[in-house]
Molecule: TPP riboswitch aptamer (THI element)
Organism: Acidobacteriota bacterium
């Protein structure tokens, strides 16, 4: 300087799937065992963990990211319908269907982005 219609406070809503391998904690089954518990051995891989791999703004435990009625953010219909995919809620239909969380301040300023100079 420029651009862009919005931005800033406050609050509040929402999601976390799928697939692989490691590991073998919790849970499970089984054995020894005369036996219940606890312990010991071996399987198993449901939850949990560690760690890549898919889609996504986000695949969680974060001052994160997404959205707040001008609402497709997120739920529900839905173990749905098509198409695809190694696998899924991956992707279109569904969908001017039914639900969903806001108030205040400022408005051409402030903040933010980008270039210049110092």
């Nucleotide at each position: 300087u420029u651009u862009g219609g919005a931005c800033c406070g406050u609050g509040g809503g929402g999601g976390u799937g799928c697939u692989c391998g490691c590991a073998g904690g919790u849970g499970u089954c089984g054995g020894a065992g005369a036996g219940a518990a606890a312990g010991c051995c071996g399987g198993u891989a449901a939850c949990a963990g560690c760690g890549g791999g898919c889609u996504g703004a986000g695949a969680a435990c974060a001052a994160a990211c997404c959205c707040c009625u001008g609402g497709a953010a997120c739920c529900u219909g839905a173990a749905c319908c098509g198409g695809g995919u190694a696998a899924u809620g991956c992707c279109g239909g569904c969908g001017c269907a039914g639900g969903g969380a806001a108030c205040g301040g400022c408005g051409g300023a402030a903040u933010g982005a980008a270039u210049u100079c110092a």